Predicted 3D model of a 71-nucleotide RNA (transfer RNA) from a bacterium. The coordinates come from a structure-prediction model, not an experiment, and the mean pLDDT is 85. Rfam family: tRNA. Its family is annotated with triplet codon-amino acid adaptor activity in the Gene Ontology.

[in-house]
RNA sequence: GCGGGUGUAGUAUAGUGGUAGUACUACGGUCUCCAAAACCGUCGGCGGGGGUCCGAUUCCCUCCACCCGUG
Numbered sequence: 001g002c003g004g005g006u007g008u009a010g011u012a013u014a015g016u017g018g019u020a021g022u023a024c025u026a027c028g029g030u031c032u033c034c035a036a037a038a039c040c041g042u043c044g045g046c047g048g049g050g051g052u053c054c055g056a057u058u059c060c061c062u063c064c065a066c067c068c069g070u071g
Stems, first nucleotide, its partner, number of pairs: 001070007010024004018054001026042005047063005
């Protein structure tokens, strides 16, 4: 240089055009003499930019980061 893949919450991940979920973590509460566990609840997210579309995490273009292959 060329080709391919991945990017969603603090972490791990699901989501093929129509309300972004789950688990753990964190925080609050119940329980307990205290703590842990358990149970209930809360907060928090689509890598950046542009395009298509009534509507984009999803499709297209480009850039960025990381991974794999290759000259």